[in-house]
Molecule: RNase P RNA; transfer RNA
Organism: Persicimonas caeni
């Protein structure tokens, strides 16, 4: 001094002006609601409810965002079990639970610090493996290489040799194709060759030993050791999941729907809701009229049911935040002390000013190191400039994406100079 | 608040139980043909299949995670 890894912490402070939501408190107003007092007007008190002014207090995020998983809560459904859908997939822990977090084990990638990891099963079964290639999965003979048979041609010493077409057969060793060619190196061994045989590594099987466990290590024993590779292909195997979401759900104003009762005046009975019983008005009916009997008291009014708009609960105290000690390698966990930290609803936390704090440039200067070049810590002035991503919506616990002026720790690697 | 759907040449759609140079129509350029133009006819360009990572021997196709459009439901 450059690179690269990992991990954190900050998300400006303070003062004015004006300006938002929300929580108590006062103050006034507005209406209506009980209670007393009056003959009534009206009066007095009492607790809430809306405006409004004034005091106080407290007002987004590390990601509030996607909404991609889990749960808490609600309301519905449900004996128990299967089908059928979805999902998750190494072990062991952690949680309320998770597809998340921590350690560890296997792979893999980096020099390295350290990061990646959907990492059960493809001899239960189905299917796919284009093109090339001779063959692509109960394998396969194109060239090559060995052997037989036949036939043609050359030599010949007449024993046979060379070459060469064709046919039947053998070889998986070499050549070539391909992502992949059916275990890999050497040796023997054969006509040539091949686990054919044997050494090694490589795989299966089985037992030890460590480890809770994935697993690792060790020894035996296996050549009947042919069976790629894909399941983020259908399957299969183990686990796990009821559905629908705060527009859940509960309460419910005026307006509108339904049923009821209700004319005055007296009496009588009562379970205190009304029931009957005389009189009388007023309307309407029994075909007109009168007597009589029946309804009915009606563009109001009061009670009652249903559903459910505005409003209102649900709202925010909660698997909650933090110090401090113990347990664990950690994740967490467990005691103990402290703290209250938005509740809006077209939807609030702004805006301007000033100071001061951060980074960079820039002048001046100090003090270390060191031969030097130069690097290291500071102090002082100046001027402008930077400050992102983005904003709650019942709440929670992850996860994944945006992103900043910046800071702080630690690890590893490399090179120049002395 | 949910819940689902699609992004492929300039437009419109193909090729979706993975198979190799992603095609077809109009559009576009160029050429025949005409006194010129269109018609037709022949040919030639134009795609990182929305982005990024994985899974496979091989991704538009299959998984995840962004982007951006769209649609339903109270």
């Nucleotide at each position: 001094c450059g690179g690269c890894c990992c991990u954190c912490c900050a998300a400006g402070a303070u003062g004015g002006u004006c300006g938002c939501c929300g929580g108590c408190g006062u103050a006034c107003g507005u209406g209506g609601g009980c209670c007393g007092c009056u003959c009534a007007c009206g009066c007095g008190g009492u607790g809430g409810a809306c405006g409004u002014g004034c005091g106080u207090c407290g007002g987004a995020g590390g990601a509030a965002a996607g909404u991609c998983c889990g749960g808490a809560c609600a309301u519905c459904g449900c004996a128990g079990g299967g089908c059928u859908g979805g999902g998750u997939g190494g072990u062991c822990g952690g949680u309320a639970a998770c597809g998340c977090c921590g350690a560890c084990c296997g792979g893999g990638g980096g020099u390295a610090a350290c990061c990646c990891u959907a990492g059960g099963g493809c001899c239960a079964g189905u299917g796919c493996a284009a093109c090339a290639g001779a063959a692509a999965a109960c394998a396969g003979a194109c060239c090559g290489c060995c052997g037989g048979g036949c036939g043609a041609g050359c030599c010949u010493u007449c024993g046979g040799g060379c070459c060469u077409g064709c046919c039947c057969g053998g070889u998986a060793a070499g050549g070539g194709u391909g992502a992949a060619a059916a275990g890999g190196u050497g040796a023997g061994g054969u006509a040539a060759g091949a686990g054919c045989u044997c050494a090694c590594c490589g795989g299966g099987g089985c037992g030890g030993u460590g480890g809770u466990g994935a697993c690792a290590u060790c020894g035996c024993c296996u050549g009947u050791c042919u069976u790629u590779g894909c399941a983020a292909a259908c399957c299969c195997c183990a686990c796990c999941c009821g559905a629908u979401g705060c527009a859940a759900g509960g309460c419910g104003a005026a307006c509108g729907g339904g049923a009821g009762u209700c004319g005055a005046g007296g009496g009588u009975c009562u379970u205190c809701g009304g029931a009957c019983c005389c009189u009388c008005c007023a309307g309407g009916g029994c075909g007109g009229c009168c007597c009589g009997c029946c309804c009915u008291g009606c563009c109001g009014a009061c009670u009652c049911c249903a559903g459910g708009u505005a409003g209102c609960c649900g709202c925010u105290c909660g698997a909650g935040c933090u110090g401090c000690a113990g347990a664990g390698c950690a994740a967490u966990c467990u005691g103990u002390g402290g703290c209250c930290u938005a509740g809006a609803u077209g939807a609030a936390u702004g805006a301007c000013c000033a100071u001061c704090g951060c980074c960079g440039c820039u002048u001046c200067u100090g003090g270390g190191c060191g031969c030097a070049a130069g690097c290291c810590c500071g102090g002082a002035g100046g001027a402008g400039g930077g400050g992102a991503c983005a904003a709650a919506a019942u709440c929670c616990g992850g996860c994944u994406u945006a992103c900043u002026a910046g800071g702080a720790g630690g690890a590893c690697c490399g090179a120049g100079c002395g | 608040g949910c819940a689902c759907u699609c992004g492929u040449a300039g437009c419109u759609c193909a090729a979706c139980u993975g198979g190799a140079u992603a095609g077809a129509g109009c559009a576009a350029c160029g050429g025949u043909c005409u006194a010129c133009g269109g018609a037709a006819c022949c040919g030639u360009a134009g795609g990182u299949u929305g982005a990024a990572g994985g899974u496979u021997c091989g991704a538009a196709u299959c998984c995840u995670u962004c982007c951006g459009a769209g649609u339903g439901c109270g």